This is a predicted structure of a 1506-nucleotide RNA (small-subunit ribosomal RNA) from an uncultured bacterium. Rfam family: Bacterial small subunit ribosomal RNA. The coordinates come from a structure-prediction model, not an experiment, and the mean pLDDT is 85.
RNA sequence: AGAGUUUGAUCAUGGCUCAGGACGAACGCUGGCGGCGUGCCUAACACAUGCAAGUCGAACGGAAAGUUAGCAAUAACUUUUAGUGGCGAACGGGUGAGUAACGCGUGGGCAACCUGCCCUUCAGACGGGGACAACAUUCCGAAAGGAGUGCUAAUACCGGAUACGACCUUUAGACCGCAUGGUUUAAAGAAGAAAGGUGGCCUCUAUUUAUAAGCUACCGCUGAAGGAUGGGCCUGCGUCUGAUUAGCUAGUUGGUGGGGUAAAGGCCUACCAAGGCGACGAUCAGUAGCCGGUCUGAGAGGAUGAACGGCCACACUGGGACUGAGACACGGCCCAGACUCCUACGGGAGGCAGCAGUGGGGAAUCUUCCGCAAUGGGCGAAAGCCUGACGGAGCAACGCCGCGUGAGUGAAGAAGGUCUUCGGAUUGUAAAGCUCUGUUUAAAGGGACGAAUGGCAGAUUUGUGAAUAAUGAAUUUGCAUGACGGUACCUUUGGAGGAAGCCACGGCUAACUACGUGCCAGCAGCCGCGGUAAUACGUAGGGUGCAAGCGUUAAUCGGAAUUACUGGGCGUAAAGCGUGCGCAGGCGGCUAUGCAAGACAGGUGUGAAAUCCCCGGGCUCAACCUGGGAACUGCAUUUGUGACUGCAUGGCUAGAGUUUGUCAGAGGGGGGUGGAAUUCCACGUGUAGCAGUGAAAUGCGUAGAGAUGUGGAGGAACACCGAUGGCGAAGGCAGCCCCCUGGGACCUGACUGACGCUCAUGCACGAAAGCGUGGGGAGCAAACAGGAUUAGAUACCCUGGUAGUCCACGCCCUAAACGAUGUCGACUAGUUGUCGGAGAUUCACUUCUUCGGUAACGCAGCUAACGCGUGAAGUCGACCGCCUGGGGAGUACGGUCGCAAGAUUAAAACUCAAAGGAAUUGACGGGGACCCGCACAAGCGGUGGAUGAUGUGGAUUAAUUCGAUGCAACGCGAAAAACCUUACCUACCCUUGACAUGCCAGGAACCUCGCAGAGAUGUGAGGGUGCUCGAAAGAGAGCCUGGACACAGGUGCUGCAUGGCUGUCGUCAGCUCGUGUCGUGAGAUGUUGGGUUAAGUCCUGCAACGAGCGCAACCCUUGUCACUAGUUGCUACGAAAGGGCACUCUAGUGAGACUGCCGGUGACAAACCGGAGGAAGGUGGGGAUGACGUCAAGUCCUCAUGGCCCUUAUGGGUAGGGCUUCACACGUCAUACAAUGGUCGGUACAGAGGGUUGCCAACCCGCGAGGGGGAGCCAAUCCCAGAAAACCGGUCGUAGUCCGGAUUGCAGUCUGCAACUCGACUGCAUGAAGUCGGAAUCGCUAGUAAUCGCGGAUCAGCAUGUCGCGGUGAAUACGUUCCCGGGUCUUGUACACACCGCCCGUCACACCAUGGGAGUGGGUUUCACCAGAAGCCGUUUGCCUAACCGUAAGGAGGGCGGCGACCACGGUGAGAUUCAUGACUGGGGUGAAGUCGUAACAAGGUAACC
Repeated sequence: AGAGUUUGAUCAUGGCUCAGGACGAACGCUGGCGGCGUGCCUAACACAUGCAAGUCGAACGGAAAGUUAGCAAUAACUUUUAGUGGCGAACGGGUGAGUAACGCGUGGGCAACCUGCCCUUCAGACGGGGACAACAUUCCGAAAGGAGUGCUAAUACCGGAUACGACCUUUAGACCGCAUGGUUUAAAGAAGAAAGGUGGCCUCUAUUUAUAAGCUACCGCUGAAGGAUGGGCCUGCGUCUGAUUAGCUAGUUGGUGGGGUAAAGGCCUACCAAGGCGACGAUCAGUAGCCGGUCUGAGAGGAUGAACGGCCACACUGGGACUGAGACACGGCCCAGACUCCUACGGGAGGCAGCAGUGGGGAAUCUUCCGCAAUGGGCGAAAGCCUGACGGAGCAACGCCGCGUGAGUGAAGAAGGUCUUCGGAUUGUAAAGCUCUGUUUAAAGGGACGAAUGGCAGAUUUGUGAAUAAUGAAUUUGCAUGACGGUACCUUUGGAGGAAGCCACGGCUAACUACGUGCCAGCAGCCGCGGUAAUACGUAGGGUGCAAGCGUUAAUCGGAAUUACUGGGCGUAAAGCGUGCGCAGGCGGCUAUGCAAGACAGGUGUGAAAUCCCCGGGCUCAACCUGGGAACUGCAUUUGUGACUGCAUGGCUAGAGUUUGUCAGAGGGGGGUGGAAUUCCACGUGUAGCAGUGAAAUGCGUAGAGAUGUGGAGGAACACCGAUGGCGAAGGCAGCCCCCUGGGACCUGACUGACGCUCAUGCACGAAAGCGUGGGGAGCAAACAGGAUUAGAUACCCUGGUAGUCCACGCCCUAAACGAUGUCGACUAGUUGUCGGAGAUUCACUUCUUCGGUAACGCAGCUAACGCGUGAAGUCGACCGCCUGGGGAGUACGGUCGCAAGAUUAAAACUCAAAGGAAUUGACGGGGACCCGCACAAGCGGUGGAUGAUGUGGAUUAAUUCGAUGCAACGCGAAAAACCUUACCUACCCUUGACAUGCCAGGAACCUCGCAGAGAUGUGAGGGUGCUCGAAAGAGAGCCUGGACACAGGUGCUGCAUGGCUGUCGUCAGCUCGUGUCGUGAGAUGUUGGGUUAAGUCCUGCAACGAGCGCAACCCUUGUCACUAGUUGCUACGAAAGGGCACUCUAGUGAGACUGCCGGUGACAAACCGGAGGAAGGUGGGGAUGACGUCAAGUCCUCAUGGCCCUUAUGGGUAGGGCUUCACACGUCAUACAAUGGUCGGUACAGAGGGUUGCCAACCCGCGAGGGGGAGCCAAUCCCAGAAAACCGGUCGUAGUCCGGAUUGCAGUCUGCAACUCGACUGCAUGAAGUCGGAAUCGCUAGUAAUCGCGGAUCAGCAUGUCGCGGUGAAUACGUUCCCGGGUCUUGUACACACCGCCCGUCACACCAUGGGAGUGGGUUUCACCAGAAGCCGUUUGCCUAACCGUAAGGAGGGCGGCGACCACGGUGAGAUUCAUGACUGGGGUGAAGUCGUAACAAGGUAACC
């Protein structure tokens, strides 16, 4: 620091996702040790049991036990402690329910306050009184508890005395302060305190010799002042979300009097006034303890508030007070409520959000442990007691940190595993083996720090004291104390011995192979994998990452500049309000002076500690702990500065405005008026149609239309001028005239003196449609009706036609209200047109300058690009509005407005990984332009009809083997299915096999003959031995037979795993590259343009210049000539022989044709047209040759080959059958339908091929197929081999025929083991259909079509097929409008699997969330009323009453009771709000293959859209 994902690719926009950190976590797999931390986030749910707050006998009276003395009574002492009394229990500990608040944070204030214990200082502590517990006794109750009577003490309680200060009242001064006011001095007055205990002693006093009422020390007590600590109150600033919460408030805001409190205050009360809060967000609703900090981040920020620390709040729920220095009190009280427990049913008891622990909830969170040894707290004089605070241990990988699971050596690169191209590679120095070490675990032994106080007993110094007693303070000696724990640590023994997993391996993202599976099972954070070769699923091997952990999940920050303060945008991606005016608000010209609010600088206080950071220190290191520093970016206060902003006061004129003058204009409102046209009415003329359309029909018309003429009525709109022209804020505004009226531009002076800009809420205007009331209504025209079109046509087209369109008044308030561009101001090159004004100039309305508008281009700059460009989308400033992925949705609910329609404001659940912009390359278009092709046209001949042949589909079958399926399958693979072929079916057989290699054994091989069988095969007999080496034995090669195992074999599957080969677009003219240039880029340029060509062929122009694969040429053949050579050819030599090679021919080498020459056209080019010459003329004809690529085109059955499958069978053999079937359909052909013909007779002329298992002559036989025969020929020699159409002559005479030949019968021939299924041919006989073929469709442009025969391959035989050959030999092409295919340029696109594309809506089905809904059930809250526990306050003669007063009666005071006020729970009614639920219902979303149509994207077939 980025990455993946929208596209065929690109750039930008934009969302989603990932990599990082962190966690009080949970879950899965795994788990050796230690240290330090952390551990109910949920039910503030309910709690069994134990413990968590007591202590003091030196405050007090008893009681009990014990000891001593004593005969006993009794006394003294020790220990314990129920009660009275004191202090504590308000701390410590827990939790976060409530609380949006002075609750918290931060800074101030109290001149408006309190403070037990503690410290300092001053003063005092005198003298009396009456009770109540305990106890005793009587009684009630189940219990908890309670009642009566009697006795008693105090540091308990109550009077009296005293009173320095302080408090209060009055008076008189001094000083001070920010207001109220404060401090202080003097005088007078009033009221108001106390308690003793312990130790020691006899100096003083008293009694008389040891005691006290005395003294003394300490502790305690009282009053006062001060301090410290802790608290209370007030206040500035800060502190979440929602406006679909906009108004709230009656003690409310203030005042006066009074009350109340420690204290200010409506805190409370009476009266008076009518205020107070709020858009700078009151009120209401939701959520939430706040902070130091923590996590993250570069920071600014964002999220969070566990553990530690500060504050607050709470203690079963609600209310209340009491006591006290302090509470409205977690382990106190009273009341109400819910719940639980006990009960003798009368009544009682309780509150773990203390520590453990239980149940429950939950994904989830520990021991009913040890100890007060340390630190701290309470009480006490102290010892000490108490302390679930705390110190420790236990459990949990929950987190952080550290350590270990060994080290060295070791190649036969072991075995095993995995992969394999079978060679090997890898696991891998890894293991084993050898040599070591000893962390840790285990066992044994030793063994801490944490402990110093305090106390007691001494000692020293010092204070009080009469004192050497006692005692306070300080110092010091001795004695003592450890939960953890026999722990840390150290030593020894033993021995590599006990200790590695988890995730991932397609990209992001480090790490790859095999097998299994086969859109299944599954994976997945995003993109996406899986449909038979999955690096993505599962397993294994291997390698990668981290490591006692590793992954997953949840939530959080980051990346995300994706809410943008730092740091974004708004023409087209989301986004400028339809337009203006304008209050608040924000911002604001030049200049002078003053002030010092902002601002800046310095000082001071504070910003707790901990945390973070820096430098040190301590645990072996680290985590952790700890000392110091820095920091805490803040707030307050103070001093200063005076540039800038602000405030105040003056001045100025450049902004703004006013005024004189001139000007243009469809600016607005009202009134009047004009002509053309449509329609209608009346009349005239006149006759059969009119109108309408792609074509028609509906409609009108003989009752007289349409046409035409005249006259009239009525409404609406204003041709020409007229224009990228003018005016207006926008919407918008158009005949002409008049009235009223707004704004603007220009010129020159004068005047005012910042009066300005923008503008939330607000106000006004606002096309069309629509609504209300009343008019009007010619034309047009939603709805509607009819006619067409159509598969349908609720449309497009036609004929009609009502609202409406028009006017007046009132509403509505929205538009693609668009320049998709807010308003204002400043600045930044120009050119051209046009409108309005002014000035200068000119012969000229000619030209120039300038101000204000409106258009076109364009530099810089900007922009994702397109584009914008002084009229900015450039560079800046001010203010407003708006945006934050697509869909859901501008929808629902709520509010406001409206008569309604509806408008405005405006969500969420859910769902997707995209949606969208600009540009690029293609493809496509029922877009455009140009060009080509037997593409059409012009012609010739066919197919489609008949019969037959052949192939295919379908059907059939035991099998009818398989493949090929639009063009580009269908006389195709097959250049030959009777057996074989043959792959198919049936039957019978074989299993190392018909075939290959290796091993072993035997035998030569081989030949002949029987028997059984359909045959394969089985079985038997006989004959027969070879070659090489060696003397022989024997060995070897080859062949045959048998055996066992490796293996053979497969026309079995996959052409969508492949190679090779082939088809097709297409012999179409295209397809690319290098360098350069342009563009952010995909890409473009070149290759486009102008000509030309068969051609990207060539020329020319040009930011291109060159090049490659294609085109062309080179190759073969054919056409002319020359040369050379000539046998089997030819031959002028008379035949043969022989000669010759001119000619024909053969086969080799050359020549020839290149737009070369001439004329014209063209741009001076390329080229084209015409001509000459020539055998041939413009690539002469034909062939071979097929660019980049497309179709997952065809072929696993030619061959090769990966993978899968079969292995006594899917292999192999044999016989027979099938591929030859047949209601039917299609393709390709053959033969015909006849006279350009058939038939008979005669007579000519080819080319190219083939031939020894062959072609086969002459001659003979047969009507013929053919048979006999055997010459010649391994071929320019011989044979196949008679070419046929043609030509000459005869006949037939338009007829189903002397056409046509199918079919069938009989008789034959040939091939072949064999012609039944199932061959070809011959003769005789038979003689179907068919008389030129519907819609439609094919081939062909010259030696071509058409027609005629000949030959070859395959082949025993079989050709209407196919491949070749020659003979005869035409017609037509005006032309490119149209059909088809193709090429180039351009345009649109929502297509890119590319139009056989994409895509919309209803309906049907399933699921999901949501709105409405008669209602129903809860929560919260407001108002009104009822009611009123406990309690405080007020009041009260019903009752009771120790202290004080009083002789007494009685009083003062107190208590109980009553009443009143306030008030919790509760009740009734009416609202508001929120949650859940609800028959039915509305739309929405999602869902491989449902239905109906075809709306949109191309001119999308009616341009689209609002």